Model confidence (mean pLDDT): 80 of 100.
A computed fold for a 112-nucleotide RNA from Rufibacter ruber, annotated as SAM riboswitch aptamer (S box leader).
Rfam family: SAM riboswitch aptamer (S box leader). Rfam describes the family as follows. The SAM riboswitch is found upstream of a number of genes which code for proteins involved in methionine or cysteine biosynthesis in Gram-positive bacteria.
The model forms 97% of the base pairs in the Rfam consensus.

């Protein structure tokens, strides 16, 4: 990088270098000189894999990671299914809408 599962409405930030961008893409919408991205120190979260523990369901710890604006910021992406919703229209498809799922993206874990 590739599949697979799982989770994604909680939860956790100061510092010092840096010196204009970040929030994955696209539209919004917002965070930034009362200092962004980045590095690097300290802190803290949460508990997937590990340790211990327990028949078990669990529970402790925190050692490998992951994270510390804003639900995955929202809404999309090709797609499918609902619906006694909507314009149009003979009427059916088709289109707008709302919901659901998928998908997409983030990590963790196995596998390759």
């Nucleotide at each position: 990088g590739a599949u697979u599962u799982a989770u994604a409405a909680a939860g956790a930030a100061g510092a010092g270098c840096g010196g204009a961008g970040a929030g994955a893409c696209a539209g919004g919408c917002u965070c930034a000189a009362u200092g962004a991205a980045g590095c690097u120190c300290u802190a803290g979260c949460a508990a997937c894999c590990u340790a211990c523990u327990a028949a078990g369901a669990g529970g402790u710890a925190a050692g490998g990671u992951g994270c510390u604006a804003a639900u995955u910021c929202c809404u999309g992406a090709u797609c499918c299914c609902a619906g006694c919703g909507g314009a149009c229209a003979u009427a059916u498809u088709g289109c707008c809408c709302u919901g659901g799922g998928g998908a997409a993206u983030a990590u963790a874990a196995a596998u390759u």